[in-house]
RNA sequence: AUUAUCCACUAGGGGCGCGUGUUAAGCGCUGAGAUAAAGAUUUUUCUUUGGUCCCUUUGAACCUGAUUUGGCUAAUACCAACGGAGGGAAGUGGGGCGUUGUCACA
Numbered sequence: 001a002u003u004a005u006c007c008a009c010u011a012g013g014g015g016c017g018c019g020u021g022u023u024a025a026g027c028g029c030u031g032a033g034a035u036a037a038a039g040a041u042u043u044u045u046c047u048u049u050g051g052u053c054c055c056u057u058u059g060a061a062c063c064u065g066a067u068u069u070g071g072c073u074a075a076u077a078c079c080a081a082c083g084g085a086g087g088g089a090a091g092u093g094g095g096g097c098g099u100u101g102u103c104a105c106a
Base pairs, nucleotide, nucleotide: 001099002098006094007093008092009091010090011056012055013054014053015052016051017029018028019027020026035050036049037048038047039046040045062087063086064085068081069080070079071078
C1' cells in the first nucleotide's frame, strides 16, 4: 500500500405457505418467516397501510419453468430433481486472516 471472513448505518428487493376442521374458533407440518387491518370489486381478484422475517451481484431471499417429475406422509407446496436453466435489489464506513514492495537490524 492493498485486502478475506465479519460488523454497522442508510437505501433498496422479496415472502408471509400447506393440510385438517363445524371451513367459525382451533389443531397439525416444514421453516428464517409462515399476516393483520382497510378499501375497491363481484365471487374471488386487485390495491393501500402497518407488522414480521430474510436477502442485496461472492446474488437459491424471491420469481418463471410449474396445475412439472420422482419419493415420503393421514394429507400437504414436506424431501429431492429441475439448477454448470432464465430472471432478480447497493452504497458508505469500521476492521485487518493474509499478500506485495521498501527500509533497518542480524
This is a predicted structure of a 106-nucleotide RNA (TPP riboswitch aptamer (THI element)) from Amphibacillus cookii. The model forms 96% of the base pairs in the Rfam consensus. Taxonomically the source falls in Amphibacillus (Bacteria, Bacillati, Bacillota, Bacilli). Its mean pLDDT, the model's own confidence on a scale to 100, is 76. Rfam family: TPP riboswitch aptamer (THI element). Its family is annotated with thiamine pyrophosphate binding in the Gene Ontology.